[in-house]
Molecule: c-di-GMP-I riboswitch aptamer
Organism: Thiobacillaceae bacterium
Order: sequence, then C1' cells, then structure tokens
RNA sequence: AUCUGACAAGGGCAAACCCGUCGUGAGGCGGGGACGCAAAGUCUCCGGUCUGGGAUGUAUGAUCCAGAUAGCGGGAUCGCCGGA
Repeated sequence: AUCUGACAAGGGCAAACCCGUCGUGAGGCGGGGACGCAAAGUCUCCGGUCUGGGAUGUAUGAUCCAGAUAGCGGGAUCGCCGGA
C1' cells in the first nucleotide's frame, strides 16, 4: 500500500418503542431503550423512497422548484483493531 472481517482484545454507534422538545409535514435534537451495525464516521454527487407548500396544467396523473432519509443502494472522503 492492497485485499479481507472466520478468530481475539479494548472500545464505539444505537432500530422499534416511551418521554421531552423543534418542525405544517417527511423528520431533527436531547434523555431512556437495544433491533442491529466494521464505517450505523462525515458529505445529498447519482438513483430510490418519503414530505408539505409553490409553479406549469381543465384534471387523475406528470414535470419542475423546495425539503427529509447517509440505518435504502451506489459514489466520494477520513479512520480503530485483527488476519492475509
């Protein structure tokens, strides 16, 4: 440096649900709690899904604008331990 997570150690994160709080909402944050996670660290660049409002439109629908999700997948970037 590359590949890898069968084994080991010390640690890390924290789904659902409950409480508080912020948001119109998807959801965010804090506390409790652990289903899981080797990037479940970070970043919306691509696709997906979801949201409420606006625009186009007669309108179902669709497209665009604006958001949410990094624990939906891909990508980028940084990184602990073991093994090869």